[in-house]
Small-subunit ribosomal RNA from an uncultured bacterium, 1465 nucleotides, folded computationally. It matches the Rfam family "Bacterial small subunit ribosomal RNA". The coordinates come from a structure-prediction model, not an experiment, and the mean pLDDT is 85. The RNAcentral record of the sequence draws on ENA, Greengenes and SILVA.
RNA sequence: AGAGUUUGAUUCUGGCUCAGAACGAACGCUGGCGGCAGGCCUAACACAUGCAAGUCGAACGAUAUAGUGGCAGACGGGUGAGUAACGCGUGGGAACGUACCUUUCACUACGGAAUAGCUCUGGGAAACUGGUGGUAAUACCGUAUACGCCCUCCGGGGGAAAGAUUUAUCGGUGAAAGAUCGGCCCGCGUUGGAUUAGCUAGUUGGUGAGGUAAUGGCCUACCAAGCCGACGACGGGUAGCUGGUCUGAGAGGACGACCAGCCACACUGGGACUGAGACACGGCCCAGACUCCUACGGGAGGCAGCAGUGGGGAAUAUUGGACAAUGGGGGAAACCCUGAUCCAGCAAUGCCGCGUGUGUGAAGAAGGCCUUCGGGUUGUAAAGCACUUUUAGCAGGGAAGAAAAGCUGCGCGCUAAUACCGCGCGGUCAUGACGUCACCUGCAGAAAAAGCACCGGCUAACUCCGUGCCAGCAGCCGCGGUAAUACGGAGGGUGCAAGCGUUAAUCGGAAUUACUGGGCGUAAAGCGCGCGUAGGCGGCUUGUUAAGUCGGAUGUGAAAUCCCCGGGCUCAACCUGGGAACUGCAUCCGAUACUGGCUGGCUAGAGUGUGGUAGAGGGAAGUGGAAUUCCAGGUGUAGCGGUGAAAUGCGUAGAUAUAGGAAGGAACACCAGUGGCGAAGGCGGCUACCUGGACCAACACUGACACUGAGGUGCGAAAGCGUGGGGAGCAAACAGGAUUAGAUACCCUGGUAGUCCACGCCGUAAACGAUGUCAACUAGCCGUUGGGACUCUUGAAGUCUUAGUGGCGCAGCUAACGCACUAAGUUGACCGCCUGGGGAGUACGGCCGCAAGGUUAAAACUCAAAUGAAUUGACGGGGGCCCGCACAAGCGGUGGAGCAUGUGGUUUAAUUCGACGCAACGCGAAGAACCUUACCUGGCCUUGACAUCCAGAGAACUUUCCAGAGAUGGAUUGGUGCCUUCGGGAACUCUGAGACAGGUGCUGCAUGGCCGUCGUCAGCUCGUGUCGUGAGAUGUUGGGUUAAGUCCCGUAACGAGCGCAACCCCUAUCCCUGGUUGCUAGCAGGUAAUGCUGAGAACUCCAGGGAGACUGCCGGUGACAAACCGGAGGAAGGUGGGGAUGACGUCAGGUCAUCAUGGCCCUUACGGCCAGGGCUACACACGUGCUACAAUGGCCGGUACAAAGGGUUGCCAAGCCGCAAGGUGGAGCUAAUCCCAAAAAGCCGGUCUCAGUUCGGAUUGGAGUCUGCAACUCGACUCCAUGAAGCUGGAAUCGCUAGUAAUCGCGUAUCAGCAUGACGCGGUGAAUACGUUCCCGGGCCUUGUACACACCGCCCGUCACACCACGGGAGUCGUUUGUACCUGAAGCCGGUGGGCUAACCCUUUAAGGGGAGCAGCCGUCCAUGGUAUGAAUGGUAACUGGGGUGAAGUCGUAACAAGGUAACC
Repeated sequence: AGAGUUUGAUUCUGGCUCAGAACGAACGCUGGCGGCAGGCCUAACACAUGCAAGUCGAACGAUAUAGUGGCAGACGGGUGAGUAACGCGUGGGAACGUACCUUUCACUACGGAAUAGCUCUGGGAAACUGGUGGUAAUACCGUAUACGCCCUCCGGGGGAAAGAUUUAUCGGUGAAAGAUCGGCCCGCGUUGGAUUAGCUAGUUGGUGAGGUAAUGGCCUACCAAGCCGACGACGGGUAGCUGGUCUGAGAGGACGACCAGCCACACUGGGACUGAGACACGGCCCAGACUCCUACGGGAGGCAGCAGUGGGGAAUAUUGGACAAUGGGGGAAACCCUGAUCCAGCAAUGCCGCGUGUGUGAAGAAGGCCUUCGGGUUGUAAAGCACUUUUAGCAGGGAAGAAAAGCUGCGCGCUAAUACCGCGCGGUCAUGACGUCACCUGCAGAAAAAGCACCGGCUAACUCCGUGCCAGCAGCCGCGGUAAUACGGAGGGUGCAAGCGUUAAUCGGAAUUACUGGGCGUAAAGCGCGCGUAGGCGGCUUGUUAAGUCGGAUGUGAAAUCCCCGGGCUCAACCUGGGAACUGCAUCCGAUACUGGCUGGCUAGAGUGUGGUAGAGGGAAGUGGAAUUCCAGGUGUAGCGGUGAAAUGCGUAGAUAUAGGAAGGAACACCAGUGGCGAAGGCGGCUACCUGGACCAACACUGACACUGAGGUGCGAAAGCGUGGGGAGCAAACAGGAUUAGAUACCCUGGUAGUCCACGCCGUAAACGAUGUCAACUAGCCGUUGGGACUCUUGAAGUCUUAGUGGCGCAGCUAACGCACUAAGUUGACCGCCUGGGGAGUACGGCCGCAAGGUUAAAACUCAAAUGAAUUGACGGGGGCCCGCACAAGCGGUGGAGCAUGUGGUUUAAUUCGACGCAACGCGAAGAACCUUACCUGGCCUUGACAUCCAGAGAACUUUCCAGAGAUGGAUUGGUGCCUUCGGGAACUCUGAGACAGGUGCUGCAUGGCCGUCGUCAGCUCGUGUCGUGAGAUGUUGGGUUAAGUCCCGUAACGAGCGCAACCCCUAUCCCUGGUUGCUAGCAGGUAAUGCUGAGAACUCCAGGGAGACUGCCGGUGACAAACCGGAGGAAGGUGGGGAUGACGUCAGGUCAUCAUGGCCCUUACGGCCAGGGCUACACACGUGCUACAAUGGCCGGUACAAAGGGUUGCCAAGCCGCAAGGUGGAGCUAAUCCCAAAAAGCCGGUCUCAGUUCGGAUUGGAGUCUGCAACUCGACUCCAUGAAGCUGGAAUCGCUAGUAAUCGCGUAUCAGCAUGACGCGGUGAAUACGUUCCCGGGCCUUGUACACACCGCCCGUCACACCACGGGAGUCGUUUGUACCUGAAGCCGGUGGGCUAACCCUUUAAGGGGAGCAGCCGUCCAUGGUAUGAAUGGUAACUGGGGUGAAGUCGUAACAAGGUAACC
């Protein structure tokens, strides 16, 4: 410090997620030792048992640990329920108290009456309690004396004490100080919500009285009517606060366990008593709930002390030891008490330290795993050898925590004192829970001690096996559908390590709430626009002040923590000394630039006055013409109207049309303009009236009066609402007609609200410049509107200036697009708004509204994206340009018939498999009777039909017979070969064992190779440079041109590559060379005839080599180019014709069944052999063909002309036989020689005469031929007979642009035989193309896009189903709380007090009375409880509403392209 994730890719915005640290943790796996620390976060739930507060005999009686009395139980310890508060923090303050402690002063006198314990005696189960008698005190009371005490009307009045022991102390009382601790008051700070906006009657203040330790409405009576609040009152939610802790660079954010300070609480609520202090955790009283005891009458209790139990929970320990230390209470002290504390125990809960060995050791052992089978890796790892012994174990030794105190000696101080007391020194006497401590030494022996997570990217670390969208993983992206580095296991590796992972919650990263440190044109975000309140902010200048600000000082900011420097435990964690820091608050002093306050002035901001200017600015009144419609009559006749085409509608009852007239409403053509005005909405005929604002010019005046603006208030299109008018045209709703699968739409004919006016509401719009208002500054150029100045050449002029309004453009800004003096630039002031998408601008609540609705405005849940701009493609029922048998123009077909063939389907034991739009379907198959053959049935074989290796035997091979369907099995005959170093070897056959063979089994979506297709379309790219943040662009676009990215020109591009073209082959013309098997003109010979023969090399032809064609020449067009058009010459003319040749890539196209091949699968079978069957089936459907339907023809006879091929397992002549297929025969030919071989259409002649025919030939019967081991399933051909459908083919659809289509025959491969198929060959030989609007396909440029699996795309809504959360809901159940009333425990206070009473006071006979006091009673206040009625809030609910999610559901197709009616508000 960043990374992953939106996209085909990019950039930005933006969310989600990760890496870090940390924890009072929990869970999973694992676990050696020690030190230090922490350990109920949940039920402030309930608690058994034990302990946690006593002590003093130097206060008292009595002799007891009981009682009286004193001090202490207000500390220590626990918890965080309540509390949003002077509770806490911090800093101040005045009107107070303070036991024990310290200091000072004074006093400590004289009396009295009781009472517990105890005795006696009752009641009660108990707890406890009544009575009688007597008794002590440092318990209680009185008197005296009092000060510097208290009260006071200033005269006065009131108020103390306790003794003990002994000779000096410890106590006691009053007073004054101190210290400590506490009470009270104030400033500031201290959680979130306004969907909580008004709150308050003791409330705010005053006076008097009361109360308190003390101020105060703290309380009461009276008076006044205040007090608080947008700087957030009141009410509701949540919460103990702080020092600090965690994190963070910091600012911040979250938290408040342990330790420390404060507060609050002690079963729940109330109350007081005692006391210095409490309204009291281990005290009291009352009420309530709960638990326990009970003899049923009544009693007892309070672990949020330490242990412990139950419960709750994911979860948190021992019913331990000791007062040895530290501290506390009591005591004079010894000492006692102390679950405070110190220790130990439990659990890896955390932090820190140590160990589980060290060195050497290659045969790189064995085993595991992987493997390309060579090896690699685990791995110096192990073993082995040599060492060491921390820790644990055993044994022995062994500090420190302990020194005070006590006793005693000496010295000093105090003193009269050698007492006492205090201090110092010395001696002495003890005291250790921990503790089998720490630590040290010895002994034995590598001996007892390693796991966990991860290994697709982020993120360090990779392979095999298993699984097969299953099981599972997952923090995000995402893995898994047969080769998973992502699941599970293994090997190996990486990381950390006595721990490692996971989960929860916190901060960080997140500049993702932005103070430091963000934004708002299009990503989320500028209020629709003004005016204006509070607030914020504010021009130049004088003086003053010193609030802000700055400096210094002082006090405080507890300790601990953090940081720095040291010290102590062997180190560290930990502990500890010092320092710094604690960024704060308060006070004082100083400074005065800036801001503020006060004060004086100024004119540059702002405003006023004067004179002008332009304008659809507003209001209200009047008025004008054109047009539509309607009305009346006139003319006039059959249609009008409307549309893509129609129809509804109107019209012979006279429409439409037409001329003039009349009525009524609404809107104002031309002018008209990125022109004007207005704050915005908005404003348009003309005239006058009323009225707002702006601008210009020049001076005068006021003197900061300014800017912005939360709330507030006004204006505010259209639609809509209310009341009353008006209503021509237009026109939601509605009706009809069309369109359509449907058409509640688009189109048409009608048509009501409404649109118009007046008044009143509504308050919203894509109210947009998607750009808040104000001010300042920052290059230019060109238009336009209003005003002014100057100049002259007076014009439709030029220059300058100012206020608007537009276009372009620099710097700058921006993610880009773009903005650019009218900023989105550089700054300042103020306001509004945003924080992922959806849910949702929705629900609930409030406010507004007549309603419609508006405004304010969430959450649950859900997703990992949603979005902006730009890029490349693809696509468009977008545009432009261009091409192609693409259409058009033609010719011939298919689709109808019969047959052939292929496919689907069906059937079957099997009908083997593959190919499926173009680009599967006469395709693989250039040829299934057996074989082929992969399929089925049956019979057999198991190292195998085939390959290599080993062992044994044998030459190989061959003859014959038997069984069997055959495979096979059995028997049998002949035969002994080749090389040799004589050991043997090679080839072949048989047998045997195992390694292995074998598979047309699966995966073409694991692959190679090959092929198809777009497409013979003209495209596809690269290097360098340049532009852009980037994806990318440029080049390759543009202007021409071409068949062509072909060429030329231009050009931030310049070049290059793969394609195009050319080079190659065939063909068309000529030449040269050569001349057999080919040729024969001339010469010669010969035949019935023939190049038959001699001969020739001219011609044809053959096969080698050349020539020729290049827009080369001429004219025109073009830009002086490229090129195009026309022409000449030429056999051929503009790539002459044809072929081969197929760029980058697309289709997971096809093929594992040509071949090869990874992986998987079978191994007496999914392999191999054999026989028979099947691939040839047949209600049907489709493709491709053949033959036809006839006269341009059929049949018969005669006759002419090819090319290219093939041939020895072959082609086969002549001759003969057969109607024929064919047979026989055997010449020739290894082929320019012989043969196949007849070419056919054509031509000549004849016949048929428009018919299901002399067309057509299917089908069937019979008889044959040929091939072959074999033609039954299942061949071809021949002859005789039979003679089906079919008379030119619906919708639709195919091929072809010239030697082409059409038509005619010939050959070849495969092949024993089998072609209507395929591949070739030649013969005859057309028609048409105006043209590019349309259909299909393609190329280039451009445009839009929400597509990128790319339009066969994307995507919306209802309905149906399942699940989830939420809203409403008759109600219902809780909780909190207000108001009114009733009740009124205990208790303080007040009243009364007839009952009762020792000490005190008065009185005086007195067992008395009174005062004073007490009980009791009454009253005020008040907890609880109750009644009534509201409010708030939380559960739950029949039913209901929308929302979200879900695999392939239904219906349509709304949006994205002009999305097929532009979309949207």